[in-house]
RNA sequence: CCAGACGGCUGGGCAGUCGCUGGUAUGCUGGUAACGGCAUGCUGGAGGAAAGUCCGGGCUCCAUGGAGACAAGGCGGUGGAUAACGUCCACCCGGCGUGAGCCGAGGGAAAGUGCCACAGAAAGCAAACCGCCCCGGACCUGAUCCGGGGUAAGGGUGAAAGGGUGGGGUAAGAGCCCACCGGGGCCUCAGUGAUGCGGCCCGCAUGGUAAACCCCGCCUGGAGCAAGACCGAAUAGGGGAUGCGCAUGGGCUGUCUCUGGCCUGCGUCCCGGGUGUGUCGCGUCAGGCGUGCGGUAACGUGCGUCGCAGAGGAAUGGCUGCUCAUCCUUCGAGAGAAGGGGGACAGAACCCGGCUUACAGGCCGUCUGGUAUU
RNA sequence: UCCCUGGUAGCUCAAUGGUAGAGCAACCGGCUGUUAACCGGUAGGUUGCAGGUUCGAGACCUGCCCAGGGAGCCA
Numbered sequence: 001c002c003a004g005a006c007g008g009c010u011g012g013g014c015a016g017u018c019g020c021u022g023g024u025a026u027g028c029u030g031g032u033a034a035c036g037g038c039a040u041g042c043u044g045g046a047g048g049a050a051a052g053u054c055c056g057g058g059c060u061c062c063a064u065g066g067a068g069a070c071a072a073g074g075c076g077g078u079g080g081a082u083a084a085c086g087u088c089c090a091c092c093c094g095g096c097g098u099g100a101g102c103c104g105a106g107g108g109a110a111a112g113u114g115c116c117a118c119a120g121a122a123a124g125c126a127a128a129c130c131g132c133c134c135c136g137g138a139c140c141u142g143a144u145c146c147g148g149g150g151u152a153a154g155g156g157u158g159a160a161a162g163g164g165u166g167g168g169g170u171a172a173g174a175g176c177c178c179a180c181c182g183g184g185g186c187c188u189c190a191g192u193g194a195u196g197c198g199g200c201c202c203g204c205a206u207g208g209u210a211a212a213c214c215c216c217g218c219c220u221g222g223a224g225c226a227a228g229a230c231c232g233a234a235u236a237g238g239g240g241a242u243g244c245g246c247a248u249g250g251g252c253u254g255u256c257u258c259u260g261g262c263c264u265g266c267g268u269c270c271c272g273g274g275u276g277u278g279u280c281g282c283g284u285c286a287g288g289c290g291u292g293c294g295g296u297a298a299c300g301u302g303c304g305u306c307g308c309a310g311a312g313g314a315a316u317g318g319c320u321g322c323u324c325a326u327c328c329u330u331c332g333a334g335a336g337a338a339g340g341g342g343g344a345c346a347g348a349a350c351c352c353g354g355c356u357u358a359c360a361g362g363c364c365g366u367c368u369g370g371u372a373u374u
Numbered sequence: 375u376c377c378c379u380g381g382u383a384g385c386u387c388a389a390u391g392g393u394a395g396a397g398c399a400a401c402c403g404g405c406u407g408u409u410a411a412c413c414g415g416u417a418g419g420u421u422g423c424a425g426g427u428u429c430g431a432g433a434c435c436u437g438c439c440c441a442g443g444g445a446g447c448c449a
Stems, first nucleotide, its partner, number of pairs: 001370010012323007020045011047345001051356002054354005059224004065259006072220005077091005092106001093104004107215002112213002114209003129155002131151008139142001163181006182204001183202005189196002228280003238271007249264004273448001287306008324343001326341006375445007384398004392429001400416005422438005
């Protein structure tokens, strides 16, 4: 220098001016009430994905506990991280790449069932089409035909033909025997473990598919901020609080069983459901940043510091000037000058941790391969 | 916010994991004086896109894209 791998950061900047919206202070002011409105000052105001809504949680309600079974759904190498996860970290095994590295739904096919088209003789308790070999017979005595048998080494079919290569052996063959490779089992050692090194044994029929049913282990109650709560006005079933009772029956967020509880009952008191209006939920948290310590790491923890959007048809914008990356045109030998264009993907809607997808351009770091020079 | 269904030829739809088809439409030829109808033939497919499982995917799995539909507001 070229080609590439991995990781991180950024996502135009500044100023003026006119608005929009949240908070707050002051003043004025509305409503029966819960709670608001207006003006002025000060101050905050999109993202790395706010997105898809694909996982996991927080929160809220369903009065909602315990034990067991079933169903449904999900997960699946090992160890760890975490509130949790299908996420993340480290490692193991397999595959790809010269390499840095990348990818893997990676439990079980010897529990059972199903399926394996076409081709092929045979496709699942294997199978003789061609070929090879042996025996018997025929007559036209042969490189022929017929019959019986052996053979999975060779040919051919297929995605797949019941380990592979070589040697011995044999009528021809065959783990029939031997060596190496592959596979299975046991043992020792190393490791928390997946697993790995080594040794011994077994000649080793029993394929693939579970992102087919299924089996094993583990996990999961349901609904969702239009959850839910407060306030006042109006009609009617009614609703709420509290005390007692709960025998039978019925109901109680997948179904059933057991156990317990609650409601449906009665009395007393209160008042008028829900939606919608108004308000809360709603912006202080698994919070950001810096730093010390522990850990290979994910992460945990101590200290310091900061306060950083909160609308409700939905604010976060418009204009002007300067400027930066970059592009075009003209001038210039060049440095450069002038003019013009111009910044992606996208936009909070209860919140958080992830995943996935989209993304113009720019910057930084580590590493690999090649080439050239020293 | 929570869910469901679908995407195959120009249109409407099929296809048990095993060569993607049918009807209509289009084009060519025939029939007819001509057109329609009718008869014969031909072409037309990234099965929405990208990966994966499998010997093999339109179908099974995952992620995207697009289209359509449903629920909450009752007693």